[in-house]
Context: one part of a larger RNA
This record gives sequence, structure tokens and C1' cells, in this order.
RNA sequence: GAUUGAACGCUGGCGGCAGGCUUAACACAUGCAAGUCGAACGGUAACAGAAGAUAGCUUGCUAUUUUGCUGACGAGUGGCGGACGGGUGAGUAAUGCUUGGGAACAUGCCAAAACGUGGGGGACAACAGUUGGAUACCGCAUAAUAUCCUUCUUUUAUUAGGGGGAUCAAAGCGGGGGACCUUCGGGCCUUGCGCGUUUUGAGUGGCCCAAGUGGGAUUAGCUAGUUGGUAAGGUAAUGGCUUACCAAGGCGACGAUCCCUAGCUGGUCUUAGAGGAUGACCAGCCACACUGGAACUGAGACACGGUCCAGACUCCUACGGGAGGCAGCAGUGGGGAAUAUUGCACAAUGGGCGCAAGCCUGAUGCAGCCAUGCCGCGUGUGUGAGAAGGCUCUAGGGUUGUAAAGCAACUUUAAGCAGGGAGGAAGGCCAGUUAGUUAAUAUCUGACUGGAUUGACGUUACCUGCAGAAUAAGCACCGGCUAACUCCGUGCCAGCAGCCGCGGUAAUACGGAGGGUGCAAGCGUUAAUC
Repeated sequence: GAUUGAACGCUGGCGGCAGGCUUAACACAUGCAAGUCGAACGGUAACAGAAGAUAGCUUGCUAUUUUGCUGACGAGUGGCGGACGGGUGAGUAAUGCUUGGGAACAUGCCAAAACGUGGGGGACAACAGUUGGAUACCGCAUAAUAUCCUUCUUUUAUUAGGGGGAUCAAAGCGGGGGACCUUCGGGCCUUGCGCGUUUUGAGUGGCCCAAGUGGGAUUAGCUAGUUGGUAAGGUAAUGGCUUACCAAGGCGACGAUCCCUAGCUGGUCUUAGAGGAUGACCAGCCACACUGGAACUGAGACACGGUCCAGACUCCUACGGGAGGCAGCAGUGGGGAAUAUUGCACAAUGGGCGCAAGCCUGAUGCAGCCAUGCCGCGUGUGUGAGAAGGCUCUAGGGUUGUAAAGCAACUUUAAGCAGGGAGGAAGGCCAGUUAGUUAAUAUCUGACUGGAUUGACGUUACCUGCAGAAUAAGCACCGGCUAACUCCGUGCCAGCAGCCGCGGUAAUACGGAGGGUGCAAGCGUUAAUC
């Protein structure tokens, strides 16, 4: 000199863009953070409508009641999603990361393609009944149903070395409809969404190898599933991954093993560079989810807001037993020099579910707080005699200083008040035209046209008008380094200090004042890196 996720002191007008627990991976009150689908199902607890019945009568309203008939929908079964998104850096010096290679794999949703989607059977919820229990919850018996479970048929491919033979599938739901059939439910046709098997792709994930990736030798030897082979098991897959048998290997001064420290990278800071330091924010990878262990489900987890066991802690209890996990967003206590609101919205972007409308989304978009940083703007402009006061003085003066005051001078950015006002909005909905599909001028889908709409931010940005210099300057330093000097007080005292050093009666070095210098909504100090 540059820099910082900074803190402290004094001071503080506005805006834009960023950033904001570096410490206790300490403990957490409260609310929210993952749901959705009625176009999978049986259904109907609530709300609304319709229809029917009864009563009152004001003769089309009120009250009661019935019916899942319709819009919808609590709880339940089922599907998909809760493996993403969000947080943190405890562990990990290599099962990680970075770069470059590799072969023995899996893959829900998505894209392309082929073929199919036939016939039966069964169970558990919900509901109604009931036992136990303080709760959490749980048991029993009965009847039915689904895209739930299961069986038969069919089999391209798959599986086992080849042939023969064997083995493995599926599910329906919504819209529309001319003939024909009908047990009036529908069949049948068509279309959309699904479902099953297989192939290919895309993207994703698992695995292997090499090199690189901290410190310590006051750590020199380490290793028995250890190193290799054969066989078997296991896995999606290679492999001591596991087991049996056989061999006795394997690693190590090119630093094994052990100990300490640490998430890694793109990057960031500094520097002319080489290097050095660092890994906040943003992005990629990894690891973790109260601590330790384990599996289940699933395409994917050994799963932050799932399950089970053990432990510590907290809470409830009728003492029999139960409940919990903010390193999600806010917020609280604690720790600390130190770090924000228990805010608004799904309008946009993205995600989940859904045919869609839509619902959910503390992701995200915004707002609030903080000079924490960077950037921009302002705190007036012109003229003005050298006033008063202060300070100083050789007592004449000098300086503060055009500075102030003054001028019926000028301007009005920003702040204030008033009015106007984009863009972020694409879509979706309704209607029409047209094309495709089709037996069809139905439906459905695409394109186009028209209409009414969708904004948290928001009193938006921006523009215009109004009034009036009105509302807006501090901080550090002045012996040398280092830009800037005098007076008074003090008297090796009080104090200063980054280094050299100042102070013991004329201190430009302490304290105050006047003046000056440097930066400026900041300025200094401290800490840290180059």
C1' cells in the first nucleotide's frame, strides 16, 4: 500500500447493488418448512345445490326431514412424490476431492420403436358392533369393493453353454357416438390418459485404475482375510466383498504404520510475476442429521421433518406406560468482541401431484433491520466590507476570512407534499375460425382471431407540479519517518508512543485553545493475510 463474513471508539443525510452466528455439530417454547390425485376405489363426516316428503302459510318463502342425484369432500384403501429442494462442516489426509483414463453394471419419470392389455379367484382398511387402555394406541367378530394381492392362458425377448424342452406379464379410468345387440348396467366403435414385456436413446447413479492433493522421524517397522490362487456364495455389477481349502505372501526412507491438524475444488486476497495466504457469499463434489447401531420399503436411502434397538437429555402420566429431536425459515436461552423479522406472496422462476382447473412449496421472489462493504448523489450558487468575537503580536498589525452577516439576487438534485405512471404477464378461462384424428359436421388435440381477466413487491421505477436555502459534517493527525505551528497549562509529575524517542520551568512530541494538513458519511484503532 492492498484486502476482510470483521469488531471497537467518535460521528452519521439519501439511494442502488451485495453481504450478515467465523464462537456452543450447545439446548430449544411457539408457528410454518411435503404434499397431491374423486379422471384408481368403497363411499358421504362437513359445506353448497337439486329433487322428493311433512308442517306453517305471506302461494313461493320459512322450518324439519330424506335421497350421493350434482358441485365438491373429512377420515380410510390405493398411486406418485416424501432419496429432490433447504441446512451444516462434526467426521474424513483418503472408502474424499481434482484431472485423465477404464469395464463387469443399474436406471422411476422423459424421448423413439415393436407387440400385447384375455379369463378367473382372494384378502385387509373405511363403515356399522364390541373388548382393553389415563394417553399413545390396540384386539375380536361380521359382510362387501379397487389401478390392492394372487392364479390360469398367451410369450418376441429373458434365464440356465447349444438344440429339444421348461420358466416369467398386464389394469383399468375419462370424453363422445351412427348403425347393430342388450339382462337397459352396458356391450360395440372411437379418442385421450394409463398398464405389461422387450429394444434403443438421453440424462443420472454405482464400481475400478493412475497422478496430484497438509504437518511431525523427538513415530521405523506395519500386516493373518493380511497378499495371491482354486471353488462356492453374495451383489445391479468387478473384487477377500464373504466362506472353505492351498501357497506365504503384501506395504515401507520415492516415508509404510502411528500421532496432530483439516471437508476438497472452481475460485478469493495479495503480487510486476513467480510465489504466499485462504476456501464466507455463488457454483460442482463429498460427509452428516440428538449419540451409536441396524435393516425395511423403493427405480433410487441404509432415509434431516420414515421405522426398529440401545444411550444421554427433555416433557406427560391415572406410575401400568407413553411422547420428542430447528446443522429447514423465523424466533428463544446460552456462549461470544460480534452477526437481522416469530414479516408478505405463490404475481414471476423452479419443484411435487394432477388430463386440467388447481392445490402445496420459509425453494424462490420480495419487503424489514444493520454505514458491514462497494458505487453514486447531496449538505447549496453568485456577490460581499476585510465587521464583531476568538487567537496571536515587535501593540503598528497579522490571522480566522469571502468565511459570516447582508442582497425585496439565483437554483431546487436528494428528503417532504400532491398528481400521473411503465415493465416484470408468459399463461390459464370463455367464444369463434381452421387443420388433424375418426364411420362422424361428437369428442379430443394443434394453430390463429376476439373477449373478460391474473402483481407479493407497491404509496414500484420513472415523469410532472408545489414550496422554501429551507432538513443534512464529521473523524484522525500536525518532532522525524509523514502533508500540516503557535500560545497557555504542566514540570521525569500527569501523560504520549508504530519505530527513533518526548516530559526534570521558555515542551511545534503530554493536556487545552487558536490555526493548519489529510480523508470524508465516514474517520481512526485493534485483529488477520499478502
Notes
Predicted 3D model of a 530-nucleotide part of an RNA (small-subunit ribosomal RNA, 5' domain) from an uncultured prokaryote.